Predicted 3D model of RNase P RNA and transfer RNA as a complex of 489 nucleotides. It holds a member of the Rfam family "Bacterial RNase P class A". The family's RNA type in Rfam is ribozyme.
RNA sequence: CCAGUCGGCCGGACGGCCGCUCUUGCACUGCUGGAAACGGCGCAAGGGAGGAAAGUCCGGGCUCCACGCGGAUACGGCGGCGGAUAACGUCCGCCGAGAGGAAUCUCAGGGAUAGCGCCACAGAGAACAGUCUGCCGAAAGCGCUUAGGUCUUCGGGCCUUGGGCGCAGGCGAUGGUGAAACGGUGGGGUAAGAGCCCACCGCGCCGACCGUAAGGAAGGCGGCACGGCAAGCCCCGCCGGGAGCAAGACCGAAUAGGGAUGCACGAAGCUUCGGCUUCAGGCCCGUCCGCGGGCGCGCAUCCGGGUUGGUCGCGCGAACCGCGCAGCAAUGCGCGGUCCAGAUGAAUGGUCGUCGCCCUCUCAGCCUUGGCGAAGGAGGGUACAGAACCCGGCUUACAGGCCGACUGGCGCU
RNA sequence: GCCGCUUUAGCUCAGCUGGUAGAGCACGUCAUUCGUAAUGACGGGGUCAUCCGUUCGAGUCGGAUAAGCGGCACCA
Repeated sequence: CCAGUCGGCCGGACGGCCGCUCUUGCACUGCUGGAAACGGCGCAAGGGAGGAAAGUCCGGGCUCCACGCGGAUACGGCGGCGGAUAACGUCCGCCGAGAGGAAUCUCAGGGAUAGCGCCACAGAGAACAGUCUGCCGAAAGCGCUUAGGUCUUCGGGCCUUGGGCGCAGGCGAUGGUGAAACGGUGGGGUAAGAGCCCACCGCGCCGACCGUAAGGAAGGCGGCACGGCAAGCCCCGCCGGGAGCAAGACCGAAUAGGGAUGCACGAAGCUUCGGCUUCAGGCCCGUCCGCGGGCGCGCAUCCGGGUUGGUCGCGCGAACCGCGCAGCAAUGCGCGGUCCAGAUGAAUGGUCGUCGCCCUCUCAGCCUUGGCGAAGGAGGGUACAGAACCCGGCUUACAGGCCGACUGGCGCU
Repeated sequence: GCCGCUUUAGCUCAGCUGGUAGAGCACGUCAUUCGUAAUGACGGGGUCAUCCGUUCGAGUCGGAUAAGCGGCACCA
C1' cells in the first nucleotide's frame, strides 16, 4: 500500500429574525366573610427526542381482576454445559458439529433401540430390503441333447465324479434410478462373489485418566449391526394465573339518577311483610380559622340513555457520569458527583447567512498514454426517522464519517 | 397507544397429515341465431404478498418484513 475479519463511536456547527411547549420566580387581576390555593394575562430565567424514540417479537416493573396449600392433567413456550441478571427466547465463557488458507463466522444444538406416521416421481428394490440388467451354475438335484465304452429281455440302463444347453439354486461384486440402496480403498480368497479373511481408514461398545459440567481421551473389544424427518404427532426436562396506562383512581357536566338477571345487604323497634323510624358507623359541603348543615348510599353483566371536559397515575430511576476493587468476560460492589422532555389534535420548529462533510464536472501537473489527480471554481446532496406509563433485550431502517484490534499478500529498509 | 385477524388467477374463495395448485363468475375462440343474450364445447391466464431458514422437496412447517381489516373511551 492492497484485500479481508471483528469491535466501539458520531450522525452536522455557529449566528440573526420569527414562533411552540413545560417548570420556577415576580407583577396585575378574577373568585372569597377573609386568606391561601386555583384561574386569566404579562415579563424574566431555565429545560425541551433517538440510536433506533420504529416493529410490538420476547422478558420484567406497575395497576386491576382471580386465587386456601400441594400435586396431576390440559394448553402455550423454551431446549449443549456453566455463569450473569429483576427476568428473558438476551448476554458472557466453554463444548460439539460445519464453513474458510487465516483472522474469524454459522448452528431452533435434548431424544429416531418408547410408540405412531411419512419418505412423491424415478427405480428391480425405499425400511424385519431386493434380482431388472448381470456373474456363477463348483458340490448335492431335475429336464433335454451329444461323444466313447459296456450290458441288454432291444424299450433302455450303467460307466467315463465325459461335454453342451436350460432350470432349480448361489451372489450382493457390475450397469442404471434416486435426496437416500444396509461401510470405503487395496490384497487374499472363491464356481462366481461377499467382512468370507487380512491391512489401513471409518463406525459401534467399554473406558484408566482429565474437566464443576457439556465433553475430551491413552488403551481395549467387536467384522459392522443401528437410513432420514421431531421448524409431523410424540417422549423427557424446565418455565408459565388473566388482562393491560384506552390498566386504574377521582372531580365536573348531561341523561329516564330508568329496566332485567345474579350476588351481597350492622343493630334495635313498628308493620298491612310492600316498607318505615331511630341509633352506630360511613360519606359529602375542597382545606384552615369558626358556625353549622346535608345524604341514608353496595357490586357484576346486559338493554336503554347521556358526554366527547378536567386532575392524578406521570418520571429519583434495575437512572446517568467519573474513579477504584473483584472477575477471562457478561456483570457485581464501593466512593464521589449530576437531575436530564412530559405533550393530549398532541410542543421540541421555520427561514436567512457563514462554515463543515460527501459525490460529479473542470483543471496545474505526473507517469506505464489512459489512468491518477493538489489548490481554486461550478453544480448537486446532507440519511433513517420522531417520545406518549416506564425499563432490559431482540429484530428491522439508516446519506455519510471517525477510532481501535487482528489476519493474509506485495514492496522497501 | 394496546389487542386480534387476513393476504392463493381480473373478482369471490377452496386447497386435510408437505409430493405436478383448483372451483364459480369474468376473458378469448368456435358452435347455435337473421342478429344479440342465454346455452354448449374448447382454451388462455398464478413471482401462492416479499425475504431467510427446516426438509430430498414448502401454497402448507418456523422466523423476519410489508400491505390491509376489525375491536378496545368515559358517565348514570